Two RNAs folded together computationally: RNase P RNA and transfer RNA, 459 nucleotides in total. Its mean pLDDT, the model's own confidence on a scale to 100, is 76. Rfam match: Bacterial RNase P class A. It is annotated as a ribozyme. Rfam describes the family as follows. Ribonuclease P (RNase P) is a ubiquitous endoribonuclease, found in archaea, bacteria and eukarya as well as chloroplasts and mitochondria.

[in-house]
RNA sequence: GGAGCCGGCCGGGCGGCCGCGGGGAAGCGGGUACGAGACGCUCCCUCGAGGAAAGUCCGGACUCCACAGGGCAGGACGCUGGGGAAAGUCCCAGGCGGGGCGACCCGUGGCCAGUGCAACAGAGAGCAGACCGCCCGAGUUUCUCGGGUAAGGGUGAAACGGUGAGGUAAGAGCUCACCAGCGUGCCGGAUGACCGGUGCGGCUAGGUAAACCCCGUCCGGAGCAAGACCAAGCAGGGGGUAAGGGUGGCCCGCCCGCUUCUCCUCAUGGAGAGGGCUCCCGGGUAGGUCGCAACAGGCGGACGGCAACGUCCGUCGCAGAUGGAUGGCCGUCGCCGCUCGAAAGAGCGGGCACAGAAUCCGGCUUAUAGGCCGGCUCCUGGC
RNA sequence: GCCGACGUGGCGCAACUGGUAGCGCACUCGACUUGUAAUCGAGCGGUUCGGGGUUCAAGUCCCCGCGUCGGCUCCA
Numbered sequence: 001g002g003a004g005c006c007g008g009c010c011g012g013g014c015g016g017c018c019g020c021g022g023g024g025a026a027g028c029g030g031g032u033a034c035g036a037g038a039c040g041c042u043c044c045c046u047c048g049a050g051g052a053a054a055g056u057c058c059g060g061a062c063u064c065c066a067c068a069g070g071g072c073a074g075g076a077c078g079c080u081g082g083g084g085a086a087a088g089u090c091c092c093a094g095g096c097g098g099g100g101c102g103a104c105c106c107g108u109g110g111c112c113a114g115u116g117c118a119a120c121a122g123a124g125a126g127c128a129g130a131c132c133g134c135c136c137g138a139g140u141u142u143c144u145c146g147g148g149u150a151a152g153g154g155u156g157a158a159a160c161g162g163u164g165a166g167g168u169a170a171g172a173g174c175u176c177a178c179c180a181g182c183g184u185g186c187c188g189g190a191u192g193a194c195c196g197g198u199g200c201g202g203c204u205a206g207g208u209a210a211a212c213c214c215c216g217u218c219c220g221g222a223g224c225a226a227g228a229c230c231a232a233g234c235a236g237g238g239g240g241u242a243a244g245g246g247u248g249g250c251c252c253g254c255c256c257g258c259u260u261c262u263c264c265u266c267a268u269g270g271a272g273a274g275g276g277c278u279c280c281c282g283g284g285u286a287g288g289u290c291g292c293a294a295c296a297g298g299c300g301g302a303c304g305g306c307a308a309c310g311u312c313c314g315u316c317g318c319a320g321a322u323g324g325a326u327g328g329c330c331g332u333c334g335c336c337g338c339u340c341g342a343a344a345g346a347g348c349g350g351g352c353a354c355a356g357a358a359u360c361c362g363g364c365u366u367a368u369a370g371g372c373c374g375g376c377u378c379c380u381g382g383c
Numbered sequence: 384g385c386c387g388a389c390g391u392g393g394c395g396c397a398a399c400u401g402g403u404a405g406c407g408c409a410c411u412c413g414a415c416u417u418g419u420a421a422u423c424g425a426g427c428g429g430u431u432c433g434g435g436g437u438u439c440a441a442g443u444c445c446c447c448g449c450g451u452c453g454g455c456u457c458c459a
Base pairs, nucleotide, nucleotide: 001379002378003377004376005375006374007373008372009371010370012333013332014331015330016329017328018327020048021047022046023045024044026042027041028040029039050354054365055364057363058362059361060360061359062223063222064221065220069252070251071250072249074219075218076217077216078215079094080093081092082091083090095108096107097106098105099104109214110213114212115211116208117207131153132152133149134148135147136146137145138144139143161179162178163177164176165175166174180204182201183200184199185198186197187196188195189194227290228289229288230287236281237280238279239278240277241276244256245255246254258275259274260273261272262271263270264269283458284457295317297316298315299314300313301312302311303310304309334352335351336349337348338347339346340345384455385454386453387452388451389450390449393408394407395406396405402439410426411425412424413423414422432448433447434446435445436444
């Protein structure tokens, strides 16, 4: 100098004027016996979008379903250890496998419990198989038939270990040596996944579980349009109400099975009507307050830990609308584009990304002009 | 805000338990007709919404986006 890998951060700055939403304070008006509140006007102070506020893909807080218990079904996840309130699409460190020269990246239970699937091609596709070839025999002499053979060819995504020697009619784990791989035992290391060494066995075991399934772990449902209170307004009618219902998959367990009046009955109890509950049809409203922003909170420092993170100390207060505020103009600086210029520079620009809170929080994913910082790898050149 | 369904030629729809995408209408050409329509015959036309993954193989299975459609408010 060139090419790349990984991580973190910013994402227009400053000033002025006007406007919008929230909170606070003051003055005046209004009203009253007096005062206060509410209301109206004026003025002042203060706060006012994001790294993703987005997708709603996970996990919670919170609220209601009386409680949220067991089993089946259903669903989700899956190497090991740790972190975190939790996470099943989270984070950190590591193991194994694969890719890359490398920095680094990607993947992750089990097809020797069982079942299923594999089009086309090919002779044969799952306790395999003889099309060509090779060998033997017979007919016979270009060839045909029978048998043997998985070493060679061909098909395919995939054809039942590799190399060498022995062996054989030709061959073959048929036998042997080494290697790969499988099962199993021992020794050593690691918290563990696993790694290193060594012995034995049988000689070979294919793929697919984002196929059914098996093993292990976890999961009650709904969601701020949850839910609580107040105000306004209207018109009620019908069904059900206990061998039932709660229980929005099923079973067990648990809970509820209330109350008023009348009648019958010695009583237990039973029947009817109503309230209540629930379903359907019809009607009314389109308002307010709370929930609602102080928390798994931000920033800085010390200590512990490889790290994620934890503990302690200090400091800060940081949007809260309800047709939904966060905007507009001017100046200046930065960046970008165009024009002029030899250059310095000047002028112009309705040029400066993605996007925008709505109960809140922790993650993931996706979108994002331009820019900054840190660590590392490979190639090349010079000293 | 919450929940659910769908996306395949120009249009409307198929495609089973993954096996290499078809049907009707439309369009083009030819035949028939004096000509047109109808009819008959032949043909063209698809990166299955986009991207990634699993698999030998994906319209189909899994993940992430994009688009379209539908449902859910309070009182009594």